This is a predicted structure of a 73-nucleotide RNA (transfer RNA) from a marine sediment metagenome. RNAcentral holds the sequence, with entries from MGnify. The coordinates come from a structure-prediction model, not an experiment, and the mean pLDDT is 80. Its Rfam family is "tRNA". It is annotated as a transfer RNA. Its family is annotated with triplet codon-amino acid adaptor activity in the Gene Ontology.
RNA sequence: GCGUCUGUAGCUCAGUGGAUAGAGUGUCGGUCUCCGGAACCGAAGGUCAGGCGUUCGAAUCGCCUCAGACGCA
Numbered sequence: 001g002c003g004u005c006u007g008u009a010g011c012u013c014a015g016u017g018g019a020u021a022g023a024g025u026g027u028c029g030g031u032c033u034c035c036g037g038a039a040c041c042g043a044a045g046g047u048c049a050g051g052c053g054u055u056c057g058a059a060u061c062g063c064c065u066c067a068g069a070c071g072c073a
Base pairs, nucleotide, nucleotide: 001072002071003070004069005068006067007066010025011024012023013022018056027043028042029041030040031039049065050064051063052062053061
């Protein structure tokens, strides 16, 4: 330099055109307990990497940029 893949909650990931974007784990609060842990209940936490476009409608499709991984030279 060229090609492929990945980027969604603090972390690991699901969601591949349609309603309020979710799960596990973590954090905080509550119940329980002598205290803690475990268990159960609840809550907070998201510019869906950024921009432009396509569409009635985009996390999802197209283009460009950025970051990372892998391959080729």